Predicted 3D model of a 72-nucleotide RNA (transfer RNA) from a Pseudomonadota bacterium.
The source organism's lineage runs through Bacteria, Pseudomonadati and Pseudomonadota.
Rfam family: tRNA. The family's RNA type in Rfam is transfer RNA. From the family's description: Transfer RNA (tRNA) molecules are approximately 80 nucleotides in length.

RNA sequence: GGGCCUGUAGCUCAGUGGGAGAGCAUUCGCUUCGCAUGCGAGGGGUCGCGGGUUCGAAUCCCGCCAGGUCCA
Numbered sequence: 001g002g003g004c005c006u007g008u009a010g011c012u013c014a015g016u017g018g019g020a021g022a023g024c025a026u027u028c029g030c031u032u033c034g035c036a037u038g039c040g041a042g043g044g045g046u047c048g049c050g051g052g053u054u055c056g057a058a059u060c061c062c063g064c065c066a067g068g069u070c071c072a
Stems, first nucleotide, its partner, number of pairs: 001071007010024004018055001026042005048064005
């Protein structure tokens, strides 16, 4: 330098055109003499960045950035 893959909540990830979600973590409540477990409720997101296509983009296209991997 080139090819491919990945980037979504604090962490691990799902979601491949129209509702942004799960588990764990965290906060509150119930349960207990207390803790743990269990149950219920809540908070937390510029979907890596910029542009384009579309009535509508996390999703499709282009460029850039970061990480991984292969080739040279």